[in-house]
Context: one part of a larger RNA
RNA sequence: UGACGGGGACCCGCACAAGCGGUGGAGCAUGUGGUUUAAUUCGACGCAACGCGAAGAACCUUACCUGGGCUAGAAUGCCUCUGACAACCCUAGAGAUAGGGCCUUCUGGGUAAAACCAGACGGAGUGCAAGGUGCUGCAUGGCUGUCGUCAGCUCGUGUCGUGAGAUGUUGGGUUAAGUCCCGCAACGAGCGCAACCCUUAUCAAUAGUUGCCAGCGGUUCGGCCGGGCACUCUAUUGAGACUGCCGUUGACAAAACGGAGGAAGGUGGGGAUGACGUCAAGUCCUCAUGCCCCUUAUGUCCAGGGCUGCAAACAUGCUACAAUGGCCAGUACAAAGGGCUGCGAGACCGCGAGGUUGAGCGAAUCCCGUAAAGCUGGUCUCAGUUCGGAUCGGAGUCUGCAACUCGACUCCGUGAAGCCGGAGUCGCUAGUAAUCCCGGAUCAGCAACGCCGGGGUGAUACGUCUCCCGGGCAUUGCACU
Numbered sequence: 001u002g003a004c005g006g007g008g009a010c011c012c013g014c015a016c017a018a019g020c021g022g023u024g025g026a027g028c029a030u031g032u033g034g035u036u037u038a039a040u041u042c043g044a045c046g047c048a049a050c051g052c053g054a055a056g057a058a059c060c061u062u063a064c065c066u067g068g069g070c071u072a073g074a075a076u077g078c079c080u081c082u083g084a085c086a087a088c089c090c091u092a093g094a095g096a097u098a099g100g101g102c103c104u105u106c107u108g109g110g111u112a113a114a115a116c117c118a119g120a121c122g123g124a125g126u127g128c129a130a131g132g133u134g135c136u137g138c139a140u141g142g143c144u145g146u147c148g149u150c151a152g153c154u155c156g157u158g159u160c161g162u163g164a165g166a167u168g169u170u171g172g173g174u175u176a177a178g179u180c181c182c183g184c185a186a187c188g189a190g191c192g193c194a195a196c197c198c199u200u201a202u203c204a205a206u207a208g209u210u211g212c213c214a215g216c217g218g219u220u221c222g223g224c225c226g227g228g229c230a231c232u233c234u235a236u237u238g239a240g241a242c243u244g245c246c247g248u249u250g251a252c253a254a255a256a257c258g259g260a261g262g263a264a265g266g267u268g269g270g271g272a273u274g275a276c277g278u279c280a281a282g283u284c285c286u287c288a289u290g291c292c293c294c295u296u297a298u299g300u301c302c303a304g305g306g307c308u309g310c311a312a313a314c315a316u317g318c319u320a321c322a323a324u325g326g327c328c329a330g331u332a333c334a335a336a337g338g339g340c341u342g343c344g345a346g347a348c349c350g351c352g353a354g355g356u357u358g359a360g361c362g363a364a365u366c367c368c369g370u371a372a373a374g375c376u377g378g379u380c381u382c383a384g385u386u387c388g389g390a391u392c393g394g395a396g397u398c399u400g401c402a403a404c405u406c407g408a409c410u411c412c413g414u415g416a417a418g419c420c421g422g423a424g425u426c427g428c429u430a431g432u433a434a435u436c437c438c439g440g441a442u443c444a445g446c447a448a449c450g451c452c453g454g455g456g457u458g459a460u461a462c463g464u465c466u467c468c469c470g471g472g473c474a475u476u477g478c479a480c481u
Stems, first nucleotide, its partner, number of pairs: 002480001004477002007475001010472004015464002019428005026319007034310002042053002064305007077128002079125005088101005106119004131294002134292001136290001140288002142283003145279001147277001152191006158167003171182003197271004202239007211229001216226003242265001245259005321421001325380007337368003342361002346357004387418001392413007434457007
C1' cells in the first nucleotide's frame, strides 16, 4: 500500500421488512449426476454447470459402438500421362462399392482445311504435401461469463516523505453517479458516469391504392362504388423538458421540497452501451493457432445400432388438485410477426387429425387468422366428482426413402397419482407481479411444456430502528501481503 475482522460509523440494492405468487409433496416434459451398456460421443460443476453449447439427435446431423470397405485418400494447390466424364439401364451386395451395357468429347485461339497451342472437366500416376470434433483453454488469439451499469480506476507536473509511498481522489454539503458546489499543496488531464444513438408517450408540416358515412351521392348493404385526405394510421422532417418559471429551505452555492403550466417533471418509461481489473473463470468441439501425438489410421466411405437405455437422486419447467371453477350455447375487443420447394381463401368430403380442388398474394392490398381470458344465458352442487388428466388398448391422419428401437397429431375406450405440499428456498415495486392468448427463429416432420418477441386483463407494499446477503466510502485493529 492492500487484503481481512463473528471492530465501530455513514450510505445503497426486492438485501431485509410489508405483501403477492411460486418451488420443495403429485403426474408428466427437459437437463444433470449416478448406474447400466458394444456404445450410451464430448464439453459446462457454488453464486457465474444442470430447458446450458443444442434456435430442432428417426437416417443425415454424429464427433460414439459393431460390422463391411479405401489408402495421394471424402475435399484442396502444383507436376506427369491420358480422353472423355456424367446421366440412364442391368447384375452382385446391407450399402459403400465392383462388373457390364449405352453414349461419346467440350470451350477459346489458330489454319483454306488440318496439324498445333491453351483451358475446362473426368480418370490414372508420382512426390511436395493433405486429413484429424486427437491432447494441452495451465502455451495462445478471438469471443464470452462474473463482480456490476457497481462508481470507481489512473496519469502528467508540482509538493511532502531517506524510502515503499502519500497528496490530488481526503474534508463540509449534495447526487442515481469521483454528479455538482464550497473548502484545501495542489493544478490540470484521461478511461469510466452523464449526454450524443434506437424505441415509447404529445403536437405540427409534408405525403395519401391503409383509414373515413367525418360531410355528399349511389348501394346487390361489405368503405362495396363515386368522391375526399378531415380523422386514425403509416414514415420522413421538425417542435417539446432545461430544475427553464414561482415559493420555501440551504453557506449568497450545489441542491432538496412544494407548486404552476404541460401529453410528459426533475436521468419521463424501456433498450443499446459494461472503466482499470478479478476469477491461470469458460471455450483448442464455431473459427484461428504454438507444441506434442496418429499417418493402410486417432484419417476417410458405408449399413445398422447408440446419443431416447433406468432401481433410486438433484435442477428447471408444464399440468393439476377445482365453484373467483368444469362443461355447453351465444357474443366482443389486440399487437407483433411470417409467407413462392411458400402462405393458402372459397367450395366439396371426413366426427376429427386431415384430404380433393384451387381464387388471391413475393404482400399496409391476398393468406396464416375464429385471439384467449372477458361478457350473456344454461347446467353441474362439493363428490376423487361432469375436478384431474397420467397410463394403457384399439382405429386412424400427416411428414418423410423409412416412424420397430425412436415422431407429432386425431377419434373411441381406459381413467392413475393428486384434496394446496415438512425443514427450507426463489421471483417481483407499475402497466410491474399474477393471469390469458398470439407470433417467430431452428425446421421435411417433431418430442417446444424450451427460447426469443407481441399484445389483453391487471394487484399488494411504498419503510430503513434492528437483523441476513452483496456492494461503495472513510476510519480502526492486525500474527497476512